Description
Predicted 3D model of a 344-nucleotide RNA (Bacterial RNase P class A) from a Betaproteobacteria bacterium. A source record names the gene rnpB. The source organism's lineage runs through Bacteria, Pseudomonadati, Pseudomonadota and Betaproteobacteria. The RNAcentral record of the sequence draws on ENA. Its mean pLDDT, the model's own confidence on a scale to 100, is 77.
RNA sequence: CGAGUCGGCUAAAACGGCCGCCUGUGCCGCAGGGCAUGGGAGGAAAGUCCGGACUCCGCAGGGCAGGACGCCGGAUAACUACCGGACGCCGCGAGGCGAUGGAAAGUGCAACAGAAAACAAACCGCCGGUUUUUUCCGGCAAGGGUGAAAAGGUGCGGUAAGAGCGCACCGCGUUUUUGGCGACAAAAACGGCACGGCAAACCCCGUCCGGAGCAAGGCCAAACAGAAAUGACGGUGUUGCCCGCAUCAACCAUUUCGGGUAGGCCGCACGAGGACGCCGGCAACGGCGCCCCCAGAUGAAUGGUCGUUCCCGACAGAAUCCGGCUUACCGGCCGACUCGCCUU
Numbered sequence: 001c002g003a004g005u006c007g008g009c010u011a012a013a014a015c016g017g018c019c020g021c022c023u024g025u026g027c028c029g030c031a032g033g034g035c036a037u038g039g040g041a042g043g044a045a046a047g048u049c050c051g052g053a054c055u056c057c058g059c060a061g062g063g064c065a066g067g068a069c070g071c072c073g074g075a076u077a078a079c080u081a082c083c084g085g086a087c088g089c090c091g092c093g094a095g096g097c098g099a100u101g102g103a104a105a106g107u108g109c110a111a112c113a114g115a116a117a118a119c120a121a122a123c124c125g126c127c128g129g130u131u132u133u134u135u136c137c138g139g140c141a142a143g144g145g146u147g148a149a150a151a152g153g154u155g156c157g158g159u160a161a162g163a164g165c166g167c168a169c170c171g172c173g174u175u176u177u178u179g180g181c182g183a184c185a186a187a188a189a190c191g192g193c194a195c196g197g198c199a200a201a202c203c204c205c206g207u208c209c210g211g212a213g214c215a216a217g218g219c220c221a222a223a224c225a226g227a228a229a230u231g232a233c234g235g236u237g238u239u240g241c242c243c244g245c246a247u248c249a250a251c252c253a254u255u256u257c258g259g260g261u262a263g264g265c266c267g268c269a270c271g272a273g274g275a276c277g278c279c280g281g282c283a284a285c286g287g288c289g290c291c292c293c294c295a296g297a298u299g300a301a302u303g304g305u306c307g308u309u310c311c312c313g314a315c316a317g318a319a320u321c322c323g324g325c326u327u328a329c330c331g332g333c334c335g336a337c338u339c340g341c342c343u344u
Base pairs, nucleotide, nucleotide: 001340002339003338004337005336006335007334008333009332010331013309014308015307016306017305018304019303021040022039023038024037025036026035027034028033042315046326047325049324050323051322052321053320054213055212056211057210061243062242063241064240066209067208068207069206070205071085072084073083074082086100087098088097089096090095101204102203106202107201108198109197123144124143125140126139127138128137129136152170153169154168155167156166157165171193172191173190174189175188176187177186178185179184217266218265219264220263226257227256228255229254230253231252234248235247236246237245273292274291276289277288278287279286280285
C1' cells in the first nucleotide's frame, strides 16, 4: 500500500429568524386558561416469531392427549439464535457454518436406472471343464457399467482366476490406562471385522410446559324491554378429554332471540433504567461506588414559512413495558486480527 475477517459507535440534511403542536413540575385563576422552567420517536419504533415482567381466572391438584427442547459446561427474570469449549465440514489464514441423544426396541422410505438397495449379487467381464465352434456346467465379486449411495481403503503376497484369503499401515469394534467437572482426546492389548443410509420419517429415551391477555384489569357516570330453553346419573367453573374439588333447586347458573346506554379517570412510565469508574471472570455476565430522570398521545403530539450553505438527504413514526430473533436500509467513524507486495 492492497485484499479480507471480527467487534463497537453513529444516523437524515445543517445553521439562523418568525409563528405553531404535545407533555412533566411549580405558581395564579370560579372556569376557559395564563406565567415560569424542563422534556418531546428508532436502530430497526417494522414483523408479531420466541421469552418474560405485570393483571385476571376458587383448581392453577392428578392423569391422558398435545407442544417445545436435545453435544458439554456456564450466564440470565426467562428464551437462545448469548458466552466458552468438544466434535464434524469449509477457508492459505484471521475466521465461518452445524436441526450435534438413539438405527442391534419396532415400523417405514430410497422414484427411475441397475444383476442387486440390506442377514441384499451376477448385466458386461475373469478363470476352469466340455466342445472344431456354438452350447452347457462350475467358481469369482478383484476390474467395468447403473445410481445420490453397491459386501471398508492403499500396498504386498497368494490363487485356476479372485476375495481380509493372509500380512503391514489406516479405518472399525471391545476392554484397560492416562488427562479433563464434562462433551471428548491420547496410548496399549485383543479381534479380520462390520447386519449400510435416512429419525428436518413415524418412533424410543431424557428434560420442561395451567389459561387468557393493557381491547389485561380497576373506579366513577349513563341507560334500560322484555320473551324463551336447559339444569341434580344434571348445569357451571379461562385450550381439549377423564378423575378430583367448589358451587347451583332457580330472585341461581348457562344459552338463544330482541331493545337501550357506552362519557371520563386510573393502569401510563422510576424501569430486570441509563452514563462514568473500580473489582471478579477467558467471556457472556455479576458486584460496588457515584451522577442523571431522558415521550406518554388517545381519530392519535415534532409542523409551517423565510434566508444561507452543500456530502442533495436511505429504510422509515412509540401506543403496557423489557430481553432476543428476523426483515429493510443511505452514508460516516473507531478498534483488533489475517494474508499478499514493497522498503528499512